Notes: The RNA shown here (c-di-GMP-I riboswitch aptamer) has 85 nucleotides and comes from a Clostridia bacterium.
RNA sequence: ACACGACAAAGGCAAACGUAGCGAAAGGUACGGGCGCAAAACCACAGGUCUACGGCCACUUGGCUAUGACGGCUGGGUUGCCUGA
Numbered sequence: 001a002c003a004c005g006a007c008a009a010a011g012g013c014a015a016a017c018g019u020a021g022c023g024a025a026a027g028g029u030a031c032g033g034g035c036g037c038a039a040a041a042c043c044a045c046a047g048g049u050c051u052a053c054g055g056c057c058a059c060u061u062g063g064c065u066a067u068g069a070c071g072g073c074u075g076g077g078u079u080g081c082c083u084g085a
Base pairs, nucleotide, nucleotide: 005082012037013036017032018031019030020029022027035072041078042077043076045075046074047073048070049069050068054065055064056063057062
């Protein structure tokens, strides 16, 4: 230095839920909260999942569709703290 990842150290992030407000919704933002996370840091390229304002079909109450969303779904890319075995 790299790989790996500890009943190590310093820290970091923040699930569900609550309040406020944004959005058609999925969802995300702020504050509180802490389920957990060695990348639970960043990035929608690939897959997957969610939603359907709008558009199309049906006319029956419904169905299809992403330009929307999910990085704490998986892969991938980029970057970062520590160093006992």